[in-house]
Context: one part of a larger RNA
RNA sequence: UUGGGUUUAAAGGGUCCGUAGGCGGGCUUUUAAGUCAGUGGUGAAAUCCCGGAGCUCAACUCCGGAACUGCCAUUGAUACUGAAGGCCUUGAAUUUAGUUGAGGUGGGCGGAAUACGUUAUGUAGCGGUGAAAUGCAUAGAUAUAACGUAGAACACCGAUUGCGAAGGCAGCUCACUAAGCUAACAUUGACGCUGAUGGACGAAAGCGUGGGGAGCGAACAGGAUUAGAUACCCUGGUAGUCCACGCCGUAAACGAUGAUUACUCGUUGUGCACAAUACACCGUGCGUGACUGAGCGAAAGCAUUAAGUAAUCCACCUGGGGAGUACGUUCGCAAGAAUGAAACUC
Numbered sequence: 001u002u003g004g005g006u007u008u009a010a011a012g013g014g015u016c017c018g019u020a021g022g023c024g025g026g027c028u029u030u031u032a033a034g035u036c037a038g039u040g041g042u043g044a045a046a047u048c049c050c051g052g053a054g055c056u057c058a059a060c061u062c063c064g065g066a067a068c069u070g071c072c073a074u075u076g077a078u079a080c081u082g083a084a085g086g087c088c089u090u091g092a093a094u095u096u097a098g099u100u101g102a103g104g105u106g107g108g109c110g111g112a113a114u115a116c117g118u119u120a121u122g123u124a125g126c127g128g129u130g131a132a133a134u135g136c137a138u139a140g141a142u143a144u145a146a147c148g149u150a151g152a153a154c155a156c157c158g159a160u161u162g163c164g165a166a167g168g169c170a171g172c173u174c175a176c177u178a179a180g181c182u183a184a185c186a187u188u189g190a191c192g193c194u195g196a197u198g199g200a201c202g203a204a205a206g207c208g209u210g211g212g213g214a215g216c217g218a219a220c221a222g223g224a225u226u227a228g229a230u231a232c233c234c235u236g237g238u239a240g241u242c243c244a245c246g247c248c249g250u251a252a253a254c255g256a257u258g259a260u261u262a263c264u265c266g267u268u269g270u271g272c273a274c275a276a277u278a279c280a281c282c283g284u285g286c287g288u289g290a291c292u293g294a295g296c297g298a299a300a301g302c303a304u305u306a307a308g309u310a311a312u313c314c315a316c317c318u319g320g321g322g323a324g325u326a327c328g329u330u331c332g333c334a335a336g337a338a339u340g341a342a343a344c345u346c
Base pairs, nucleotide, nucleotide: 003318004317005316006315007300008299012314014201015200016199017198021194022193023192025088026087027086028085029084030083031082033081034080035077036076037075038074039073040072041071042070049065050064051063052062053061054060091191092188093187094186096183097182098181099180100179103177104176105175106174107173108172109171110154114150115149116148117147118146119145120144121143125136126135162169163168206247207246208245209244210243211242215241216240220236221235222234223233258313259312260311261310262309263308266291267290268289269288270287271286272285273284274283295302296301319346320345321344328339329338330337331336
């Protein structure tokens, strides 16, 4: 490379948008580039193959044929693909009317809790643990009450719930904004799918500048435990966690399962919409769960939300270690990220 694969054995890109490219619905006309057929030319000789012949045989040599799977020209065929034209509506999109939701962004507001401050009551302990101690407290703590201030997070509702491309999103409300679904005709008429390079988004931690700082809390300090204890436990506590702007670009970024389309037994929940209905709960579409068949699978299991049956496109894998390392390059303020070997060894 071919092949075979990618839930868990190596292997699905973190996610989407999209360029080139690849692939692409139904009917019809023209064309004849691909495709197929005929003919002509060319395809040196030698070699290879087949049939003969000559050296005693063979290697070797000679003769004849075939072949040289190719290229060029020309004449035809038109099913499929292409190109050009016309038409269609089922793919796709748009419109109208409903409707859904923690989808996003920016304001405003709320109560509980916590901490601190002030005042008051009140007196000797509080706190913490397996047990303690460090710590706090007669300069009046803990506890209780009132008032005030601050920051962060939103109990119950709350759920195999919902929304979002993924990351993710939860107090209430307002403004702006995106999306899905359903129903019905109508409109456009293949406008579609995928997507190398590229672009955008992308948890947490981390970085830069300026704010903020209640609680929690890497580092750090102390107290314990222990043979030791650079830990687990306790008392404190800085960065950080929060906000604005800018970087970083990684995660078990997981369904460890790429996107799209079509087809394929059943049972039972649930969310949204529509339809139908009145003594009734049966229908349709889109989601989201559980169970079980055929089939698949090494098995576990998957099973109309496939890991089944097929098609198109992309990404990735090819024994373990060395190693996601070295070197080079690109990006980054840095941390580092991306790309990514070999020697050697088993």